[in-house]
RNA sequence: GGGGGUAUAGCUCAGUUGGUAGAGCGUUCGACUUAAAAUCGAAAGGUCUUGGGUUUCAAAUCCCAAUACCUCCA
Numbered sequence: 001g002g003g004g005g006u007a008u009a010g011c012u013c014a015g016u017u018g019g020u021a022g023a024g025c026g027u028u029c030g031a032c033u034u035a036a037a038a039u040c041g042a043a044a045g046g047u048c049u050u051g052g053g054u055u056u057c058a059a060a061u062c063c064c065a066a067u068a069c070c071u072c073c074a
Stems, first nucleotide, its partner, number of pairs: 001073007010025004019057001027043005049066005
């Protein structure tokens, strides 16, 4: 320098034919217990890396560029 991949909750990750964002763990509260753990229930937590664009009623999802990281070639 060139090719490919990844970027979504505090962490690990789903979300694949565009339909308005979820799971597990963690956190908080409650139930249970003498108490704690385990278990059960509930809640909070996201402008989906950034900027622009396209069709659209609707973009995390389609297109372009940038940034960070991983990987391959040289």

The prediction has a mean pLDDT of 81. Predicted 3D model of a 74-nucleotide RNA (transfer RNA) from Strongylocentrotus purpuratus. RNAcentral holds the sequence, with entries from Ensembl Metazoa, GtRNAdb and Rfam.